A computed fold for a 333-nucleotide RNA from a soil metagenome, annotated as Bacterial RNase P class A. Its Rfam family is "Bacterial RNase P class A". By type it is a ribozyme. The sequence is in RNAcentral, with records from MGnify. Model confidence (mean pLDDT): 77 of 100.
């Protein structure tokens, strides 16, 4: 020049607030306080209630193969394609089950198809997918026979199918034989095939307290929230709806010791695992984490001076995907 992976993302002081938490009887003292993305809420899971979540159907989601994982559309190898000089990037079932569409261009978009060009012919027509031109996609490719021109019509290689031997866990990959060759795209159309998924979500839910009128009238078994099935509870209570009252519009937990982080060694290509040692790191809930000054440190500017990205937890946690001034490292071409 580049590819690729990663790390920081203002630093110390003071002063005056804010949240939680721990001393103290009080005064007041002390400890700690966002981020790499807390985003977007797109995916997995954990947790809680509803059956210990159960079968069918419908939907839904994944989609090369083997691993990994608590799980995944994430990561890591590995395979075939395609890009690149190369590091590397990208892309992945099925289109010879069936249905369906294929703009614009083109002649002509598939039960094919002649616009031009070639060739026969007087011409009328007839061959002809070789060549020309269009498209996202045009019915294998090159070369040489042959032909009136032409065409797998024959012929080699190369592609492509079928089948069979071998390797490899597998994807797929070598080798032989056989077929002149049949399958234009597109499954982010519908569909097949395989596999996987029950719903709801921390305003989940538990638990104190305070009140309860077992009032009146209707309706009905209730969980079960696509639908059947089927299971639990209940056999006379419960549930829902109006009307008319009481009580209350609270507090406490769920809530930060957890697939946790850091270092070491080990297993393994690698994700990722296991031992061992250390460390405890916001937890508010109308929701704190800010303000102001001073030096420093970057950036512009002669100086004065101005600026300092993305953005900001809301149960937790794996991921990816967006955003992000500026510094830096580290492998490789």
């Nucleotide at each position: 020049a580049g590819u690729g992976a990663g790390u920081c993302g203002g630093g110390c002081g003071a002063u005056c607030g804010c949240c939680u938490c721990c001393c103290a009887u009080a005064a007041g003292g002390g400890a700690g306080g966002a981020g790499g993305a807390a985003a977007g809420u797109c995916c997995g899971g954990g947790c809680u209630c509803c059956a210990u979540a159960g079968g069918g159907c419908a939907g839904g989601g994944u989609g090369g193969c083997c691993g990994u994982u608590a799980a995944c559309g994430g990561c890591g190898g590995c395979g075939c394609g395609g890009a690149g000089c190369g590091a590397u990037c990208c892309g992945c079932g099925g289109a010879a089950a069936g249905u369906g569409g294929c703009a614009c261009a083109g002649a002509a978009a598939a039960u094919a198809g002649a616009c031009c060009g070639c060739c026969c012919g007087a011409a009328a027509g007839g061959g002809u997918a070789a060549g020309g031109g269009u498209g996202a996609a045009a019915u294998g490719g090159u070369g040489g026979g042959g032909u009136a021109a032409g065409a797998g019509c024959c012929c080699a290689c190369c592609g492509g199918c079928g089948c069979g031997c071998g390797a490899g866990u597998g994807a797929u990959c070598g080798c032989g034989c056989g077929c002149g060759c049949a399958u234009g795209c597109c499954a982010a159309a519908c569909c097949c095939c395989a596999c996987c998924c029950g719903g709801a979500g921390c305003a989940a839910g538990a638990c104190c307290a305070a009140a309860u009128a077992g009032g009146a009238g209707g309706c009905u078994g209730a969980g079960c929230g696509g639908c059947c099935c089927g299971c639990u509870c209940u056999u006379a209570a419960g549930g829902c709806c109006u009307c008319g009252g009481g009580u209350a519009u609270g507090g406490u937990c769920g809530c930060a010791u957890g697939a946790g982080c850091c270092a070491u060694c080990g297993a393994g290509c690698a994700a990722u695992c296991g031992a061992c040692g250390g460390c405890c790191u916001a937890g508010a809930g109308g929701a704190a984490u800010g303000a102001u000054c001073g030096c420093c440190a970057c950036u512009c500017g002669c100086a004065a001076g101005a600026g300092c990205a993305c953005a900001g937890a809301a149960c937790c946690c794996g991921g990816c995907u967006u955003a992000c001034a500026g510094a830096c490292u580290c492998a490789c071409u």